[in-house]
The part of an RNA shown here (small-subunit ribosomal RNA, central domain) has 349 nucleotides and comes from an uncultured bacterium.

Context: one part of a larger RNA
RNA sequence: CUGGGUGUAAAGGGUGUGUAGCCGGGCAUGCAAGUCAGAUGUGAAAUCUCUGGGCUCAACCCAUAAGCUGCAUUUGAAACUGUAGAUCUUGAGUGCAGUAGAGGCAGUCGGAAUUCCCUGUGUAGCGGUGAAAUGCGUAGAGAUGGGGAGGAACACCAGUGGCGAAGGCGGCUUGCUGGGCGGUAACUGACGGUGAGGCGCGAAAGCGUGGGUAGCGAACAGGAUUAGAUACCCUGGUAGUCCACGCUGUAAACGAUGAUUACUAGGUGUGCGGGGUCUGACCCCCUCCGUGCCGCAGUUAACACAAUAAGUAUUCCACCUGGGGAGUACGAUCGCAAGGUUGAAACUC
Repeated sequence: CUGGGUGUAAAGGGUGUGUAGCCGGGCAUGCAAGUCAGAUGUGAAAUCUCUGGGCUCAACCCAUAAGCUGCAUUUGAAACUGUAGAUCUUGAGUGCAGUAGAGGCAGUCGGAAUUCCCUGUGUAGCGGUGAAAUGCGUAGAGAUGGGGAGGAACACCAGUGGCGAAGGCGGCUUGCUGGGCGGUAACUGACGGUGAGGCGCGAAAGCGUGGGUAGCGAACAGGAUUAGAUACCCUGGUAGUCCACGCUGUAAACGAUGAUUACUAGGUGUGCGGGGUCUGACCCCCUCCGUGCCGCAGUUAACACAAUAAGUAUUCCACCUGGGGAGUACGAUCGCAAGGUUGAAACUC
């Protein structure tokens, strides 16, 4: 390179946006770069192939023919690709009037609970465990009533419910703001798909500066357990968890399933729209978009997937090539650091 693959065997980038590149809707016309046909020139000889001949055969040699699949010039063809201008509306987008939503950012407010402080009542225990002890308590704990402070999280509703590209998003309310969906068919007229690099976003933990700290709680201390117990259990408890700004850029970042478009039996739920039947509502029927389950064909090594495909096709990107060594070394690059990205070989089985 070819070929084969990527749900679970090695393999889909964490996710978007988008540059180059690659690919691209209908109708007609021109051009003729690709494409196709003809002609001319060239494509040395030898070699190769066919036929015939010569060394007793063969290898080898000689002759004839074909071929040399190519290149250049030229004449034509116009289906397809390309290209030029024109046109169309179904792809894509805009408008208009609607609609659902924990989508995002900022602010205000709320109640339950834990903890702490003050105070009333009240007396000897509380707490914790398998059992205990450390711990707290006559300086009045725990329990119970009242008042106050502060931080964090938002019970029920809550749902294989919703929204978001992914990470993710859940009390109420206000402001600002992104996207989706169906309806309509007024407008633009292929403006599209994918996307190496690039750029943005990106859980948790961690880092920097400054705040905050109720609960929980790495580290740490003590009590137990045990042969030991640097653990599991218990009592405490610092970073952290929270906020602001900046960094880090990784996860079983998972549907372990890249994006796009079209097509291919059904059944049954659920959520948002639109339409119909009906006097109207509930109900029922049709349809669209999303989200679940079951299941035929087909696919699959099997498990399973099955219109939300792992089916049948299309275009583009990413990735894989025995196990270990190793996601290591070296180099480069990013980072304050921790470390990230890129990423071998010897050797060995």
The full RNA is in RNAcentral, with records from ENA.